[in-house]
Molecule: transfer RNA
Organism: Rhodomonas salina
This record gives sequence, structure tokens and C1' cells, in this order.
RNA sequence: GGGGUGUUAAUUUAAAUGGUAAAAUAUUAAUUUUGCAUAUUAGAAAAAGAAGUUCAAUUCUUCUACAUUCCA
Repeated sequence: GGGGUGUUAAUUUAAAUGGUAAAAUAUUAAUUUUGCAUAUUAGAAAAAGAAGUUCAAUUCUUCUACAUUCCA
């Protein structure tokens, strides 16, 4: 320099032909306890960035950034 793959919550992973995102751990509050822990209940929290196509994009296309891998 060229090609491939990937980027989703604080972390680790899902799902869907394009129809509005699920869980575990962590975290917050309440209950339970003499207290801590455990447990139960409830909650907050996310599509790498930009543009395009579309009634509608996390999903399709392009570019950029980052990670990884192959070739040189």
C1' cells in the first nucleotide's frame, strides 16, 4: 500500500427478510437482616461517525475512524 471480518448499555453477548432493540453481570432504589452478604421486586442505562436509498435503516450502499486478520 491492497483485500477480508468486526464495532449494539459500564462489561460480555443476542435478535430481526428493513417495521422501531433482548438478556446476564455490574449499578440505583425499596423489602428482607441487629448489621453485612444473599434473596425478591422495581428502575436507569446502548446501535463507532457522516452521507445516500426507503413511508420507515442497527439492518442495504458509500466514505471516514478504530480493532483484528491475510497478501505484498